[in-house]
């Protein structure tokens, strides 16, 4: 150049008209509601899934046992304790590479499964084959070296060795587990010692380590309107059992039924944003200064013009066209959609200079 | 806004690792003078999608699409 890989940014602008929603003055109105003026703010990088945690609120407190679920190589760091988050890194797959993916404890506790084909699917086991002995046929024993089936067949390869054969012996390789050392915080890895030790599956049950109380802003609190009450049970930390302690039964939890379908807190300062300096490969941590930025409720955050920006047609100065998408108690992360444009870093089997 | 289940043939619907049952309706054939009934054959290439697990997934696990239920307050 071309082609890929990682990572970041930003994802229409400006200006004019006419409205919306909040807050804040003033004036008006019954010191109300509300309405008028003027000012000030007004979607998002994912505001989505709701996947994973946190705050914050309720469940009267507190301990303990069991089920249940979740996690699963190591070592940091975020968060009061706790990651399925993040970062380095160790293994193993993919790929020329940059780089990418990985539920990655344990199959030697036990137990279950492995269809169909195949002799046999896992304490082996003889369909053809070979070997022996019965004199052939057949029959009996004895072989896992060969055949053939399957995803998978008892590690592979040579030799000894046998009546044919077999880790039944030996050499090497392959891996497994074990002895010892050596680098590492560690997973590990290299190297060395011994044991013939040598299907898979745990996102099958299990086991083993470690962790978990539950429900959620329609939580929970006060105010108002309205209403018809009935049956059940001793209730209460909502999986289940136990223990204490409290507290009520004038009560408490369920179940059918009525009534409402309205305001207000909660609700906008927080796991919080930028800047510098400073440790630290890094993820982030200290310190210091700045800065406050939407609060609707059937849901406001628009509309239209103009100019200019991108792409696209084409009659070359017109024309159309602007990604995904839309706050709902609030924040951290993850996943997942996404038109286009901009920077940086690196890699290249080939190929062109 | 929270939370819970579902998705398999046009409609309803078994199936929880080993060849996707059935009814229905639809297609062709038979039976009958003709039509219903009534036999007998066929219809799922992909179990909503996408990716892992395993030898082998509708099933197991994860991430998406998509339809359904259900909740307050007062007494």
């Nucleotide at each position: 150049u071309a082609g890929g890989u990682c990572a970041a940014u930003c994802g229409g602008a400006u200006g004019g008209u006419u409205g919306c929603u909040u807050g804040u003055a003033u004036a008006a109105g019954u010191u109300a509601a509300u309405u008028a003026u003027a000012u000030a703010a007004g979607a998002g990088g994912a505001a989505a899934g709701u996947c994973c945690g946190a705050a914050c609120u309720c469940c009267a407190u507190a301990g303990g046992a069991u089920a249940a679920a979740g996690u699963g190589c190591c070592u940091c760091u975020u968060g009061c304790u706790g990651a399925g988050g993040g970062a380095g890194g160790a293994c193993c797959c993919u790929g020329u590479a940059a780089a990418g993916g990985g539920a990655u404890g344990g199959a030697a506790a036990g137990u279950g499964c492995c269809a169909c084909a195949g002799a046999a699917a896992a304490u082996a086991a003889a369909c053809c084959g070979c070997c022996u002995u019965u004199u052939a046929a057949a029959a009996a024993g004895g072989u896992a070296a060969g055949g053939g089936u399957g995803a998978a067949a008892a590690g592979g390869u040579g030799g000894u060795g046998u009546a044919a054969g077999a880790g039944a012996c030996c050499a090497c390789c392959a891996g497994u587990c074990u002895u010892u050392c050596u680098a590492g915080u560690a997973a590990u890895a290299g190297a060395u010692u011994g044991a013939g030790c040598u299907g898979g599956u745990a996102a099958a049950c299990c086991c083993c380590a470690c962790u978990u109380g539950g429900a959620g802003c329609a939580a929970a609190a006060u105010c108002a309107a309205g209403u018809a009450g009935c049956c059940u049970u001793g209730u209460g930390u909502u999986a289940u059992c136990c223990u204490a302690u409290c507290a009520c039964a004038u009560a408490a939890g369920g179940g059918c039924g009525g009534g409402u379908a309205g305001a207000u807190u909660g609700c906008a300062u927080g796991a919080g944003u930028u800047u510098a300096a400073u440790c630290g490969u890094g993820a982030g941590g200290u310190u210091a200064a700045a800065c406050c930025u939407a609060g609707a409720u059937a849901a406001a955050u628009a509309a239209c013009c103009a100019u200019c920006a991108u792409u696209c047609a084409u009659u070359a100065a017109u024309g159309a066209a602007u990604a995904c998408a839309g706050a709902a108690u609030u924040c951290g992360g993850c996943u997942u959609a996404c038109a286009g444009a901009u920077u940086g870093a690196c890699c290249u089997u080939u190929u062109u200079a | 806004u929270g939370g819970g289940c579902c998705g398999u043939c046009g409609c309803c619907a078994a199936g929880u690792g080993g060849u996707a049952a059935g009814g229905c309706a639809c297609g062709g054939g038979g039976u009958u003078u003709u039509g219903a009934u009534c036999c007998c054959c066929g219809c799922a290439u992909u179990c909503g999608g996408a990716g892992g697990u395993u030898c082998g997934a509708a099933u197991c696990c994860u991430c998406c699409c998509g339809g359904c239920c259900c909740a307050g307050c007062c007494a």

Predicted 3D model of RNase P RNA and transfer RNA as a complex of 428 nucleotides.
It holds a member of the Rfam family "Bacterial RNase P class A". Rfam describes the family as follows. Ribonuclease P (RNase P) is a ubiquitous endoribonuclease, found in archaea, bacteria and eukarya as well as chloroplasts and mitochondria.
Model confidence (mean pLDDT): 75 of 100.